A computed fold for a 78-nucleotide RNA from a Desulfobacteraceae bacterium, annotated as c-di-GMP-I-GGC riboswitch aptamer. The sequence was found by an Rfam model in a public genome assembly. Its mean pLDDT, the model's own confidence on a scale to 100, is 77.
RNA sequence: ACUGAUAACGCCAAACCCAUUGCGAGGUGGGGACGGAAAGCCACGGGUCUUAAAAGUUAGACAGCCGGGUUGCCAGGA
Numbered sequence: 001a002c003u004g005a006u007a008a009c010g011c012c013a014a015a016c017c018c019a020u021u022g023c024g025a026g027g028u029g030g031g032g033a034c035g036g037a038a039a040g041c042c043a044c045g046g047g048u049c050u051u052a053a054a055a056g057u058u059a060g061a062c063a064g065c066c067g068g069g070u071u072g073c074c075a076g077g078a
Base pairs, nucleotide, nucleotide: 002076003075004074011036012035016031017030018029019028020027021026034064040070041069042068044067045066046065047062048061049060050059
């Protein structure tokens, strides 16, 4: 290089609850673990979701939906 094990020093944290923020989808913090080997990062392609005011080829959300890009830990292994 490659592979991801009923392994894991260490890491993340679904649902749900509380607080807070946003019109909303959602975000953030705390609790909590269903899970995760990129569940780190990037809305690039697809997809899903939201949209009060404004606009009319609109403006957003999701990276834990799939693909892609990029960086990296541990272990196996050569």